RNAcentral holds the full RNA, with entries from ENA. The part of an RNA shown here (large-subunit ribosomal RNA, domain II) has 710 nucleotides and comes from an archaeon. Its mean pLDDT, the model's own confidence on a scale to 100, is 81. Its Rfam family is "Archaeal large subunit ribosomal RNA".

Context: one part of a larger RNA
């Protein structure tokens, strides 16, 4: 891991509601007394409750009308609403709060909540106090006992050499928190090993006569020692030792919390907190009860409302493009003039045109949603909305669309509203909460949706007419796959208007001349550097020259004319597909295979596909009834309300098995919607079950759950 056993809403007091009984304007009694007693008598102290209002002194309540549900031919009409009126308190009144209609309590026993209490189980890190601890470790006290061998060669002492005087050599000497180094003692470095040999070991390495190492004794103790100080260390435990006790501390936090089925079934908002993981009030949910009739998310039609989306700009407020025109109206530069004055021009100012915007601009102005009425639809006397009162959960939300703010962007952050998923299966979507189809009670058959139909994979490689040649593509759409600007003489469709049988356009033929080498510049400038100007004649037709080209000339070619040729050209926009633009790191993705359609537009039939729909059969809930039967029908659900049972031990009171074989146990079969129950056979060997109550240490697969097995 697993197995088996164990293993979590429990008592008690107080209070609030349901349910059942007793007794009722009253209802229990309490300690205690008797008493053989848990019986029973006794015991009214005291509790609640019969009146309220006020702080208190006090003071102290209902007469009589309308409405009107079952019901009833009506009149009426228990309970029920209404409105009056009464009672006290404030106030000077007016008003105003809170109470009152001939009254229901109250005690027990169950049970659903709250509070206190260990309060459903297990779990801190911590606080406190008593007490053990210095055999490990820290300092200190006494006391023992180490520390091979070698180098190094202070001072002191004696020769010698020198000098005024310092000093120098040589010898001896043997200092020293010197050196190398064993035993001690440390724990620096790599790596092996890392359930080892070891809660650290091996290597390698540091010190090794000193602030050295060491055996034994003894001393200090928990907010205390002790520390050459790391908050080290005080017995593998130290930023406050261990241990026992309060102690079941607390824990808004994590885990866990045990049988079945049935109806209904949230919420992630609002306000408020030392409040943001809580909680409390409402909103949402769910039993009961009152009381009677509407209710209402759809639809459609009517009405009134605004002021958004769009629009617009001589309707304002604010931006904002060009172009004309008037006027000299402040004014700047500038030309004429002796000046006066007068032109230009930029500029103001006005007018006209012209071209644009805005959440804090509107002359305008929707649609949608909103409001109100009225119908239809659905829901509602099998009792809806409403209202009383029991009991929750929740109070982290996501995600899609539309329309907002933020931000470059996000699987970003924030908001309104709708639909979901949270609490929702099924079917598409390769696979994939929240995208598309669809809201599953049980079984069977059929028909569709959303998507689909060439194999995988059910179902036309259907049909009609386009389009694409690039494996584009083979997905409805977000993120991702992909793909933008910009480009394409790819192609396919249209719109205009040009030329053409008086011959177009494309090729070929063959003409392209004079004046002239224009003129000016220039060393030159002769169509062709480069300015200025661009006539005129001959012609079908030919430029004071469209590109090469020359120092300049020549030279080539164009434009234009013309033969031939014989039918369409050419060019401008637009739109479809389709190609460039196009770069990622294991090989690699249309879900795959593979398709030229089995891709892409547009039609058109047919099938296929679901727990959606329709049909049967059956079960549930809800009316109605004693049953039979008969009528309704909205049966997906977490969290959470509430209903009815199922099984277990123990006992009351009926009934029964069993050695001719009880429970256990493995096992077959049958029953029940389920928890479960019966039965045959085998084991087993002595106790056991049913019926109806009663009490409960009453149900297990989870809690890094205990104890044991494996």
């Nucleotide at each position: 891991g697993c197995c088996a056993g164990g293993g979590a809403g429990u008592a008690u007091g107080c209070u609030u509601g349901a349910g059942u009984g007793g007794c009722g304007a009253g209802a229990g009694u309490a300690a205690c007394c008797u008493g053989a007693a848990a019986a029973g008598g006794g015991g009214g102290a005291c509790u609640c409750g019969u009146a309220g209002g006020g702080a208190a002194a006090c003071c102290g309540a209902u007469a009589a009308c309308u409405c009107g549900c079952a019901g009833g031919a009506a009149a009426c009409g228990a309970g029920g609403a209404g409105a009056a009126u009464g009672g006290u308190a404030u106030g000077a009144a007016a008003g105003u709060g809170c109470c009152a209609g001939a009254g229901a309590g109250u005690c027990a026993c169950u049970u659903g909540g709250g509070c206190a209490u260990g309060a459903c189980c297990c779990g801190a890190a911590a606080c406190c106090g008593g007490u053990c601890g210095a055999u490990c470790u820290a300092a200190c006290g006494c006391u023992u006992g180490g520390u091979a061998a070698g180098g190094u060669g202070a001072a002191g002492c004696c020769c010698c050499c020198g000098u005024u005087g310092a000093g120098g050599g040589g010898g001896u000497g043997g200092a020293g928190g010197c050196c190398u180094g064993u035993a001690g003692a440390g724990g620096u470095u790599u790596u092996a090993c890392g359930u080892g040999c070891a809660a650290g070991u091996a290597u390698u390495c540091u010190u090794c006569u000193a602030a050295c190492c060491u055996g034994g004794c003894g001393c200090u103790a928990g907010g205390g020692g002790u520390g050459a100080a790391a908050a080290g260390c005080c017995a593998a435990u130290c930023g406050a030792g261990a241990u026992c006790g309060g102690u079941g501390a607390u824990a808004g936090c994590u885990g866990g919390u045990u049988c079945c089925u049935a109806u209904c079934g949230a919420a992630g908002u609002u306000g408020a907190c030392c409040g943001a993981a809580g909680u409390c009030a409402a909103g949402c949910c769910u039993g009961g009860g009152c009381a009677g009739a509407g209710a209402u998310u759809a639809c459609u039609c009517g009405a009134a409302u605004g002021g958004u989306a769009g629009a617009g700009a001589u309707a304002c407020g604010g931006a904002u493009u060009g172009g004309g025109g008037a006027u000299u109206u402040a004014g700047g530069c500038u030309c004429c003039u002796a000046a006066c004055g007068g032109g230009g021009u930029c500029g103001g100012u006005u007018c006209c045109u012209u071209g644009u915007c805005c959440a804090a601009c509107u002359c305008c102005g929707a649609a949608u949603a909103g409001u109100c009425g009225a119908g239809u639809g659905u829901c509602g006397u099998a009792g809806a909305a409403g209202c009383c009162u029991g009991g929750a959960g929740a109070c982290g939300g996501c995600c899609g669309c539309a329309c907002g703010g933020g931000g470059u962007a996000a699987a970003c952050c924030u908001g309104u509203g709708u639909a979901g998923c949270g609490a929702a299966a099924g079917g598409g979507g390769a696979a994939c909460a929240a995208c598309c189809c669809a809201g599953a009670c049980u079984g069977a058959a059929g028909u569709u949706a959303a998507g689909g139909u060439c194999c995988c994979u059910a179902a036309a490689c259907a049909u009609u007419c386009g389009u694409u040649a690039a494996g584009u593509g083979u997905g409805a759409a977000a993120g991702g796959g992909c793909g933008a600007a910009a480009g394409g003489u790819g192609u396919u469709u249209g719109u205009c208007g040009c030329c053409u049988a008086a011959g177009a356009c494309a090729g070929c033929g063959a003409g392209g001349a004079g004046g002239u080498u224009g003129g000016c510049u220039u060393a030159g400038a002769a169509g062709c550097a480069g300015c200025c100007a661009c006539c005129c004649u001959u012609u079908a037709a030919a430029a004071a020259g469209u590109g090469c080209g020359u120092a300049a000339c020549a030279g080539c070619u164009u434009a234009c004319u013309u033969g031939u040729c014989a039918a369409g050209g050419g060019g401008a926009c637009a739109a479809g597909c389709c190609c460039u633009g196009a770069a990622a790191a294991u090989g690699g993705a249309c879900g795959g295979g593979g398709c030229u359609a089995a891709a892409c537009g547009a039609g058109u039939u047919a099938c296929c596909g679901a727990u959606a729909c329709u049909u049967c059969a059956g079960g549930g809930u809800c009316c109605c009834g004693c049953a039979a039967g008969g009528g309704a029908u909205g049966c997906g659900g977490u969290a959470g309300a509430u209903a009815g049972g199922c099984g277990u031990g123990c006992u009351g009171c009926g009934a029964g098995g069993g050695c001719a074989g009880a429970a256990g146990c493995g096992u077959u079969u049958c029953c029940g919607a389920a928890a479960g129950g019966a039965u045959g056979c085998g084991u087993g060997g002595a106790c056991c079950u049913u019926g109806u109550g009663g009490c409960a240490a009453u149900g297990a697969g989870a809690a890094u759950c205990c104890u044991g097995g494996u």